[in-house]
Context: one part of a larger RNA
RNA sequence: CUGUAGCUAAGGAACUAGGCAAAAUGCUCUCGUAACUUCGGAAGAAGAGAGACCCAUUUAAGCGCAAGCUCUAAUGGGUAGCAUAAAAUCGGGGGUAGCGACUGUUUAUUAAAAACACAGGUCUACGCAAACACGAAAGUGGACGUAUAUGGACUGACGCCUGCCCGGUGCUGGAAGGUCAAAUGGCGGUGUGCAAGCACCAAAAUGAAGCCCCAGUAAACGGCGGCCGUAACUAUAACGGUCCUAAGGUAGCGAAAUUCCUUGUCAGGUAAGUUCUGACCCGCACGAAAGGCGUAACGACUUCCCCUCUGUCUCAGCUACAGACUCA
Numbered sequence: 001c002u003g004u005a006g007c008u009a010a011g012g013a014a015c016u017a018g019g020c021a022a023a024a025u026g027c028u029c030u031c032g033u034a035a036c037u038u039c040g041g042a043a044g045a046a047g048a049g050a051g052a053c054c055c056a057u058u059u060a061a062g063c064g065c066a067a068g069c070u071c072u073a074a075u076g077g078g079u080a081g082c083a084u085a086a087a088a089u090c091g092g093g094g095g096u097a098g099c100g101a102c103u104g105u106u107u108a109u110u111a112a113a114a115a116c117a118c119a120g121g122u123c124u125a126c127g128c129a130a131a132c133a134c135g136a137a138a139g140u141g142g143a144c145g146u147a148u149a150u151g152g153a154c155u156g157a158c159g160c161c162u163g164c165c166c167g168g169u170g171c172u173g174g175a176a177g178g179u180c181a182a183a184u185g186g187c188g189g190u191g192u193g194c195a196a197g198c199a200c201c202a203a204a205a206u207g208a209a210g211c212c213c214c215a216g217u218a219a220a221c222g223g224c225g226g227c228c229g230u231a232a233c234u235a236u237a238a239c240g241g242u243c244c245u246a247a248g249g250u251a252g253c254g255a256a257a258u259u260c261c262u263u264g265u266c267a268g269g270u271a272a273g274u275u276c277u278g279a280c281c282c283g284c285a286c287g288a289a290a291g292g293c294g295u296a297a298c299g300a301c302u303u304c305c306c307c308u309c310u311g312u313c314u315c316a317g318c319u320a321c322a323g324a325c326u327c328a
Stems, first nucleotide, its partner, number of pairs: 001323008010314002014312001019309001027051005036041001038157001052079007061070003080084001092307004097302002099299002104116002120155006132141003158294004163224003168221002170217005177212003183206002188201005225243005252286001253283001264280005
């Protein structure tokens, strides 16, 4: 010097991307326990106290015919120690915000999560030889099920809700019309032949799905404007004009897991805060089942703050063991 284990004055997160690691908490009983809440919880919330052993008195329970034995609790008194859940085992706690409701699942070997799943919601297909899937097929699964069943897609507990657009694309429907292949048809024509004939080209007309066309449909794919002016300070614009569109973003939320400018501005917290919280709204580029906004409980998730605690640090020191190293 390295590793492992342990101790440390004063301070106590000043360390650091970050309290990572360590320390601290830890058991039982008694007291006590907030916001919020889906009234179940939150909760072991938080916080406070007691605990060993001996003696006496009282005492619950079980067993026993009984004597009694085992064992529980309360009260009073006493003994020893630095310390009595004396070792070991053995929750640190609180507040705030985000995301996901929850228990669960996952990248065997860098990711456990906010990802997947989920109960619940919606749409859609499917009447049974079901739809759908595997398979040239036979057949099998679906299912020895039958629309409260089964398949597909999206969303994701619960609460309040889920706005406008069907022009494009898709899907569904539409006994008309247009277009349209093979086929049918055969006006007319060509070759050859003396001819009969043989071979060939071929107009009209008939002719399916599809496409065109007409409707419906957005919890289908998707989309949800611009410019100019205007109020008796200024500023702003409830208001007006105009252009365009299928329709011009409603409720709610908003510098957000989304904000470029940006460390936006104001407020809170700190002596000091690019983070955090609450507001504002100028949303570069939120927005309603690729759901919107809330939400108790839950989380080895993420952010910020506080208490306790500590060698993380100021700033190092010491001890034990095992190495390294030196000598033999």
This is a predicted structure of a 328-nucleotide part of an RNA (large-subunit ribosomal RNA, domain IV) from a metagenome. The RNAcentral record of the full RNA draws on SILVA. Rfam family: Bacterial large subunit ribosomal RNA. Rfam links the family to the GO terms structural constituent of ribosome and ribosome. The coordinates come from a structure-prediction model, not an experiment, and the mean pLDDT is 90.